[in-house]
RNA sequence: GCAAACUCGUCGAAAGGCGAAGACGCAAAGCCAUGGGUCUAACGGUAGAGAUACCAAUGAUUGCCAGGUUGCCA
Numbered sequence: 001g002c003a004a005a006c007u008c009g010u011c012g013a014a015a016g017g018c019g020a021a022g023a024c025g026c027a028a029a030g031c032c033a034u035g036g037g038u039c040u041a042a043c044g045g046u047a048g049a050g051a052u053a054c055c056a057a058u059g060a061u062u063g064c065c066a067g068g069u070u071g072c073c074a
Stems, first nucleotide, its partner, number of pairs: 001026002007020005024063001030069003034066003037061003044055004
């Protein structure tokens, strides 16, 4: 310097994001979704009388890992 969980508000179908408060931790816990992993499953598809179930990111996660890139102190 950043800010986990929890709480409140808000956006979102959800995962999750943003803001306030709050600090678990982090020497890149700065940035990039490029590769992998993980999460959700709206639109779509399949099955079903239906409820629903399954498949599947174009969604999300950089505080999951790797990579790229910038940077503080010594």
Model confidence (mean pLDDT): 91 of 100.
A computed fold for a 74-nucleotide RNA from a marine sediment metagenome, annotated as c-di-GMP-I riboswitch aptamer.
The RNAcentral record of the sequence draws on MGnify.
It matches the Rfam family "c-di-GMP-I riboswitch aptamer". From the family's description: GEMM was predicted in a large-scale screen for bacterial structured RNA regulatory elements. Gene Ontology term of the family: cyclic-di-GMP binding.